RNA sequence: AGCCUGUUAGCCAAGCGGUAAGGCACGACACUUUGAAUGUCGCACCGUAGGUUCAAUUCCUGCACAGGCUG
Numbered sequence: 001a002g003c004c005u006g007u008u009a010g011c012c013a014a015g016c017g018g019u020a021a022g023g024c025a026c027g028a029c030a031c032u033u034u035g036a037a038u039g040u041c042g043c044a045c046c047g048u049a050g051g052u053u054c055a056a057u058u059c060c061u062g063c064a065c066a067g068g069c070u071g
Stems, first nucleotide, its partner, number of pairs: 001070007010024003018054001026042005047063005
């Protein structure tokens, strides 16, 4: 320098154009003498900047970061 893969919540991790599952953690409430456990509820517009589209986590492009391959 070229190419490939990845980037989603505090952590792990789904998603393949129709508006973000699940688990752990955390917070509130209920229960309890207290605590634990249990139950209910809540918490992410998706690395970043643009483009395409009625609609983008999803498709396209640049950039950033991480990992890998070639030279």